[in-house]
Context: one part of a larger RNA
């Protein structure tokens, strides 16, 4: 000096978090892809044979043909590029759906249509389950959820009950949440709560457990939401059909109106009495918000120095001194900020209102009717429930058996009686709860290129793998290309010397800064 690329400065990428949306997309052909499509055009991105595009309406005002910096032709004040909303085209495979295939190809029927004509060509239609039609499903999508099925390793210091766990994980189904949810529930023995859910405390406590490891409540107490309804039946009415029939009707099944909906029982039924109250929802009408946008204050000068935003002096503005860029550090240079404004379609929300349509109520009286059945319960066998069959309540059901129905039943942790609660065997239910593939904003005692997502770059790219699958490296000239005109050496289009450009070329595209290791040249000291 050279190689090499640490290190410090930087960020286009990331990561977490929190606030609002959104929470789907698809037979009107979807996620994804194949091929294509630009004057040149391999690649990403955009489109789709109408192919970096076509129409309309709104924005916005001068440049524009994407990354992508060059030529050439071109477009735009008849308002383009470009923003934002509706709309047209949207090949070919893909649930793929006319048939068949090795995905993106091949090969048809029918019905029109081109041609003289076809063995060619263009349009349109032709899969399959459900349903009487109508019409509806199918795929695809991070996590969240719900339901069918279900391990092992591990742990017990071994293992077999247990544990790991009903966890990986298969499958099937939903919704923006999902399951649960208005008591045949708790309590408790003096009394008393009032659907569900989620949070805190109770508690690691009752308790379970080769009483080993482990596993582990609930009452009740504090918050977070908070909402309550609907059938079935009796009874009345009606329609079909069957059945009988003295043809008048009577019965039975389904079916469809009304009625009704509970436990202090409650309804049918009689008897009495009334038409109110209080909501829902669909109009109507106002208001607010929601697009792309608009308007949006204030500064000059010296000095330094390539360049001022820095110095120094003198101002100004502020409902804006939030940030970003600009040749260094800029309230007042650029976009922006604070604050106003703002419309098309079409939504969403709040008040208001008047049609309308629907729901929504009483008091006594108790003779008789209703109140969910192969259901509770029981036997066996299993499973859940903190709870391992235990003294085993309680909830479910494979198998068998099998009630009472209100003077009735059922729980209250075995069973009994008293006592308190309560009405199973039918159904709907917001909200507080999880979750984030995604959109928008915000912020970080997070990262700054071996970090941060695996990807700041043509990255799920290159490239391995026969295939599931794996899966990288790779940022940084300069304020600006102002990217080295011209000479020269030299066989040159290699290089390299001049010369020029620049603040700087030891900034020269192998470009910022440039460490060690490890090569070289040179001198100086020893041998």
């Nucleotide at each position: 000096g050279g190689c090499g690329g640490a290190u410090g400065c930087c960020u286009u990428g990331g990561c977490u978090u929190c606030u609002a949306g959104a929470g789907g997309c698809g037979a009107u052909g979807a996620a994804g892809g194949a091929c294509g499509u630009g004057a040149u055009a391999a690649g990403c991105u955009g489109c789709g044979a109408a192919a970096a595009g076509c129409u309309g309406c709104g924005g916005g005002g001068a440049u524009u043909g994407g990354c992508a910096c060059a030529u050439a032709c071109g477009a735009u004040g008849u308002g383009a590029u470009c923003c934002g909303c509706a709309g047209a085209u949207a090949u070919c495979c893909g649930a793929a759906u006319g048939g068949g295939g090795c995905a993106a190809c091949c090969c048809g029927g029918c019905a029109g249509g081109u041609u003289g004509a076809a063995g060619a060509c263009c349009u349109g239609u032709c899969a399959c389950u459900c349903g009487u039609a109508a019409g509806a499903g199918a795929g695809c999508a991070a996590a969240c959820c719900c339901a069918g099925g279900g391990a092992a390793c591990u742990g017990a210091a071994a293992c077999a009950u247990c544990u790991a766990a009903g966890u990986a994980c298969c499958u099937g189904g939903a919704g923006g949440a999902a399951g649960a949810g208005a008591a045949a529930a708790c309590a408790a023995u003096u009394a008393g709560u009032g659907a569900u859910u989620c949070c805190c405390a109770g508690a690691g406590u009752a308790g379970u457990g080769g009483c080993g490891a482990a596993c582990g409540a609930a009452a009740u107490g504090g918050g977070a939401a908070c909402a309550g309804c609907c059938c079935a039946a009796a009874c009345c009415g009606u329609u079909u059909u069957u059945g009988u029939u003295u043809c008048g009707g009577c019965a039975a099944a389904a079916g469809c109106g009304g009625g009704g909906u509970u436990g202090u029982a409650g309804g049918a039924c009689c008897a009495c009495g009334a038409c109110a109250u209080a909501g829902u929802u669909u109009g109507c009408a106002u208001a607010u918000u929601u697009a792309a946008a608009u308007g949006g204050a204030a500064u000059a000068g010296u000095c330094u120095g390539g360049a001022a935003a820095g110095u120094c002096u003198a101002a100004c503005c502020a409902u804006a001194g939030a940030g970003a860029g600009u040749g260094a550090a800029a309230g007042u240079c650029u976009c922006g900020u604070a604050c106003a404004u703002g419309u098309a379609c079409a939504a969403a929300u709040a008040u208001g209102u008047u049609a309308a349509a629907c729901u929504u109520a009483g008091u006594g009286g108790u003779a008789u009717c209703c109140u969910g059945a192969g259901u509770a319960g029981c036997g066996c066998g299993g499973g859940a429930c903190a709870u391992g069959u235990g003294a085993a309540a309680u909830c479910c059901u494979g198998u068998g058996u099998g009630a009472a129905u209100c003077a009735a039943c059922c729980a209250g942790a075995a069973c009994c009686a008293u006592c308190u609660g309560g009405u199973a065997a039918g159904g709907c239910u917001a909200a507080a709860u999880a979750c984030u593939c995604c959109u928008a904003g915000a912020a970080g005692a997070c990262c700054g290129a071996u970090a941060g997502c695996g990807a700041a770059c043509a990255a799920g790219u290159a490239c391995u793998g026969u295939g599931a699958a794996g899966g990288a490296a790779a940022g940084g000239u300069g304020a600006a290309a102002a990217g080295u005109a011209c000479u020269c050496u030299g066989a040159a289009u290699a290089a390299g010397a001049g010369a020029g450009u620049g603040a700087a070329a030891u900034a020269g595209u192998u470009c910022c800064u440039g460490a060690a290791a490890c090569c070289g040249u040179a001198u100086g000291c020893c041998u």
A computed fold for a 527-nucleotide part of an RNA from Cylindrotheca closterium, annotated as large-subunit ribosomal RNA, domain I. The full RNA is in RNAcentral, with records from ENA. Lineage of the source: Eukaryota > Stramenopiles > Bacillariophycidae > Bacillariaceae > Cylindrotheca.